[in-house]
RNA sequence: GGACCCGGGAGAGGCGGCUGCGGCCGACGCCGAAGGGGCAAAAACUCUCAGGCAAACGGACCGGGUCUG
Numbered sequence: 001g002g003a004c005c006c007g008g009g010a011g012a013g014g015c016g017g018c019u020g021c022g023g024c025c026g027a028c029g030c031c032g033a034a035g036g037g038g039c040a041a042a043a044a045c046u047c048u049c050a051g052g053c054a055a056a057c058g059g060a061c062c063g064g065g066u067c068u069g
Base pairs, nucleotide, nucleotide: 001068002067003066004065005064006063007062008061013028015026016025017024018023029053030052031051035049036047037046038045
């Protein structure tokens, strides 16, 4: 340095319509911490393509453990 496991892990939305009440659709608004783009290089900066704005999933980053170079 890499992989796996466990724990912690933010931000941003209401409205209208449909509904079999599970959910789906629309316009507008909004978020940045997977990834991606940009810069002399890099970034947690920046863009917001993707992704996201109930929950769930995901989640940069941090801690611990195991294996390995």
A computed fold for a 69-nucleotide RNA from Candidatus Anaerotruncus excrementipullorum, annotated as Glycine riboswitch aptamer. The coordinates come from a structure-prediction model, not an experiment, and the mean pLDDT is 78. Rfam family: Glycine riboswitch aptamer. Rfam describes the family as follows. This family represents the bacterial glycine riboswitch. The model forms 89% of the base pairs in the Rfam consensus.